[in-house]
RNA sequence: GGCUCGGUAGCUCAGCUGGUCAGAGCACGGGAUUCAUAACCCCGGGGUCGGGAGUUCAAGUCUCCCCCGAGCCA
Numbered sequence: 001g002g003c004u005c006g007g008u009a010g011c012u013c014a015g016c017u018g019g020u021c022a023g024a025g026c027a028c029g030g031g032a033u034u035c036a037u038a039a040c041c042c043c044g045g046g047g048u049c050g051g052g053a054g055u056u057c058a059a060g061u062c063u064c065c066c067c068c069g070a071g072c073c074a
Base pairs, nucleotide, nucleotide: 001073002072003071004070005069006068007067010026011025012024013023019057028044029043030042031041050066051065052064053063054062
């Protein structure tokens, strides 16, 4: 340098062929329970969907450029 895959909540990830609102587990906060703690149970907060541009009535999802990570080739 070229090719492929990935970049979504603090962490690990899901999101099917574009169609409301962006989700799960863990973590975190509150409650309940307990003599107390943990576990279990209930409720809740938290996201520029890597950045920019484009296409579209509508983009996490398509196209282009760039950045970051992993692998392969040279």